Source information: Predicted 3D model of a 134-nucleotide RNA (SAM riboswitch aptamer (S box leader)) from a soil metagenome. Its Rfam family is "SAM riboswitch aptamer (S box leader)". Its family is annotated with regulation of gene expression in the Gene Ontology. Model confidence (mean pLDDT): 82 of 100.

């Protein structure tokens, strides 16, 4: 750079010694031990694995009709999970992750109430980030 998810899940112990939650504004966690590093463990299931499963999906493919000078197309009726794509299921080999929705807001817009604004709520979509795969 593209794509795809970000309201679910899942944490002890050892070293170490003040940060930490990307950025800014909040607001929280943190000497009842923060970050980092080491151990074990768990969470999910993007990718990967599977002679597991599915033909109401799409391509494929058979035959059958149209069309067309062929090719190429359309349309029907079938057939197949040891062609693919697709759903489902199971495995956990590569990654991730395991306080708080990505903690929570930021730009922009629609609603609500209030005489407007400003600022509050409430909902969408952007930014930006984080994790995959390519």
């Nucleotide at each position: 750079c593209u794509c795809a998810u970000c309201c679910a899940g899942a944490g002890g112990g050892g070293c170490a010694g003040a940060g930490g939650g990307a950025c800014c504004g909040g607001c929280c966690c943190g000497a009842c031990g923060a970050a980092g590093c080491c151990c074990c463990g768990g969470c999910a299931a993007c990718c990967g694995c599977g002679u597991g499963c599915g033909a109401u999906g799409c391509g494929u493919u058979a035959c059958g009709u149209c069309c067309u000078u062929c090719u190429c197309g359309a349309c029907g009726u079938g057939a197949g999970g040891c062609c693919g794509c697709c759903g489902c299921c199971g495995c956990a080999g590569g990654u991730g992750c395991c306080a708080a929705c990505u903690c929570c807001g930021g730009c922009c817009c629609a609603g609500g109430g209030a005489u407007c604004c400003a600022g509050c709520c409430u909902g969408g979509g952007a930014c930006a980030g984080a994790u995959g795969a390519g």